[in-house]
RNA sequence: CGACCAUCUAGACCGGCUGAGGGACUGGCCCUUUGAAGCCGGGGCAACCUGCGCGCUGCGUGAGGUGCCAACUCCUGCGGGCCCGAACCUGGGUUCGAUAGAUGGCUU
Numbered sequence: 001c002g003a004c005c006a007u008c009u010a011g012a013c014c015g016g017c018u019g020a021g022g023g024a025c026u027g028g029c030c031c032u033u034u035g036a037a038g039c040c041g042g043g044g045c046a047a048c049c050u051g052c053g054c055g056c057u058g059c060g061u062g063a064g065g066u067g068c069c070a071a072c073u074c075c076u077g078c079g080g081g082c083c084c085g086a087a088c089c090u091g092g093g094u095u096c097g098a099u100a101g102a103u104g105g106c107u108u
Base pairs, nucleotide, nucleotide: 002107004105005104006103007102008101013042014041015040016039017038021031022030023029025077027075028074043069044068045067048065049064051061052060053059054058073100078097079096080095081094082093083092084091
């Protein structure tokens, strides 16, 4: 990197260095010199793997391996259902699914 499986409306920020971008991509809309991204230190959330415990299809705990700590994966994109509007064309809302993406596990 690829295949497969699971999950994605919950939860969780401070300090130092530095100094202009960031939210994957598209279009939006946001965040940001009252300090973006990055690096370092500390803290926290969560419970996928996992150690331990128990009354063991599970539950608890969090020491270890990851992950995460603005906004639902920020919304959106492709297709279907329903509703509203319009009625030559065209639009909006809502919901379901797909795609894409993220994280973990497993495998090569």
SAM riboswitch aptamer (S box leader) from a Pseudomonadota bacterium, 108 nucleotides, folded computationally. The source organism's lineage runs through Bacteria, Pseudomonadati and Pseudomonadota. Of the family's consensus pairs, 94% are formed in the model. Its mean pLDDT, the model's own confidence on a scale to 100, is 85.